[in-house]
Parts: sequence; structure tokens; C1' cells
RNA sequence: GCGGGUGUAAUUCAGCGGUAGAAUGUCUGCUUCCCAAGCAGAAAGUCGUGGGUUCGAAUCCCAUCACCCGCU
Repeated sequence: GCGGGUGUAAUUCAGCGGUAGAAUGUCUGCUUCCCAAGCAGAAAGUCGUGGGUUCGAAUCCCAUCACCCGCU
């Protein structure tokens, strides 16, 4: 330099055009003599960034950034 992959909650990941979700963790409450476990509830997201297409984009297209793999 060329090609490919990954990027979504604090963490690990789902979500292939129509309200962004799960688990773990965090917080509150219940339970318990206390802790753990269990139960109920809550908070937490500019979907890497910037554009484009579309009535509508995490999703499709282009560029770009970070990391990983391959080729030269």
C1' cells in the first nucleotide's frame, strides 16, 4: 500500500428498514439476627465519527477513526 472483520448500556453480546433489548454489574425496597442467595422495582445509550439514500437508518451506500487478521 491492497483486501477482509469488529465497533451497540459500566462489562459481555443480541438486534439484517418501522418505539434500541438481554445477561452480569450498579442503586432502592422486600426477605434474614448479619452476610450471601432469592424476589420486586429503578437508573444507565448522541448505536465509533461525518455525510448520503429513504416518509423512516443501529440496519443500506460513501468517507473516516480505533483495534484485529491476511496479502504484498
Molecule: transfer RNA
Organism: Dehalococcoidia bacterium